[in-house]
Two RNAs folded together computationally: RNase P RNA and transfer RNA, 419 nucleotides in total. The coordinates come from a structure-prediction model, not an experiment, and the mean pLDDT is 76.

RNA sequence: AAGGCAGGUCGGGUAACCGCGGGGGAACUUCCCCUGAGGAAAGUCCGAGCUCCACAGAGCAGGGUACUGGGUAACGCCCAGUGGGGGUAACCCCAGGAAAGUGCCACAGAAAACAUACCGCCUCGACAGAGGUAAGGGUGAAAAGGCGAGGUAAGAGCUCACCGGAUGCUGGGCGACCAGCAUGCCUGGCAAACCCUACCCGGAGCAAGGCCGAAUAGGAAGGGAUGAGGUGGCUCGCUGACCUUCGGGUUGGCCGCUUGAGAGGUGGGGUAACCCACCUCCCAGAUAGAUGGUUACCGUUCCUCCCUAGGAGGAAUACAGAACUCGGCUUAUAGACCUGCCUUCCCU
RNA sequence: UGCCGGGUCAUCUAAUGGUAGGAUAGUGGACUCUGAAUCCACUCAUCUUGGUUCGAAUCCAAGCCCGGCAG
Repeated sequence: AAGGCAGGUCGGGUAACCGCGGGGGAACUUCCCCUGAGGAAAGUCCGAGCUCCACAGAGCAGGGUACUGGGUAACGCCCAGUGGGGGUAACCCCAGGAAAGUGCCACAGAAAACAUACCGCCUCGACAGAGGUAAGGGUGAAAAGGCGAGGUAAGAGCUCACCGGAUGCUGGGCGACCAGCAUGCCUGGCAAACCCUACCCGGAGCAAGGCCGAAUAGGAAGGGAUGAGGUGGCUCGCUGACCUUCGGGUUGGCCGCUUGAGAGGUGGGGUAACCCACCUCCCAGAUAGAUGGUUACCGUUCCUCCCUAGGAGGAAUACAGAACUCGGCUUAUAGACCUGCCUUCCCU
Repeated sequence: UGCCGGGUCAUCUAAUGGUAGGAUAGUGGACUCUGAAUCCACUCAUCUUGGUUCGAAUCCAAGCCCGGCAG
């Protein structure tokens, strides 16, 4: 200098005037002070806080997660590690079980799950044929572990050495696993196929739920103590007097509604995620739905010109708008900047 | 707000792990004095990306678009 990998920050600011929402104070139909949309507010993919039902009693069905350990209020999230794969590397991706059972593997091929002998090799035989073989060839994504040597009638883990898988023992580790030794040679893949194993799961949701006010049709039909109904389905148990449908009235106001698993700073613990202690701060709460407009300057980037320490002018600013609140994931994003790491080249 | 379904040639519609088919439309040819009808032939089709698998329209995940139900 070029290329790449991972992570983070900003994505506008200041002043004045005018116009809006909330809170507070006044001398109160006016004035003053403070404050006002994001990193994703989005998707609604997960988890909770909170509210109500309340038999969150049990079970079945059902749903979710899936290597190990830690973090967290919790999670399908985050951190660290283990094994496997990709990449020169930084880094990225995957991960319960095929020996509990069932099922699928087209075409080709002799044979595709309890296996086979098409060509071939060896022995006997005049031939037909008989016996042995699975090392070699062919088919295929995959064919009785791989490569080398010995051995054999020809071959085969038949034997040996090195790999691979299985079992047992010893050592290290919280553990997933790792290392060593011994034994003999164990014959595929798919669970994002049904399934099995381990762990987890009441339901509905702020349009939840509560209070006040107001109005009308003490309407109609059906069911119900021989048990209606009771917050996903079914069964058992418990409770127990209203339930369902059609029709009519009210469609008003207040609360919930913002102090939070909150933000910032400092110190300590921890590899890290994160946790603890102290100090400081209060930063939208709308309800047809505010958070804007103008001027000037500044900041950033780009372009043009000039007298090149710099100055002047012009243009642009993406994705996009809170509606109970948080922790994550995923998706969209003009541009600017910062940090660490890897590879290649050049110079010293 | 909560839940559910779908996307295949230009259009409609099949293929449910093993060759992407049919019809209509369009183009060209045959037939006919001409046209219609009929016959023959042809076309950059699985919403996009990634994954599982020997192999994916089909199975899995994410994104985009369209539609339905309740309130």
Rfam match: Bacterial RNase P class A. Rfam classes the family as a ribozyme. Gene Ontology terms of the family: dimeric ribonuclease P complex, tRNA processing and ribonuclease P activity.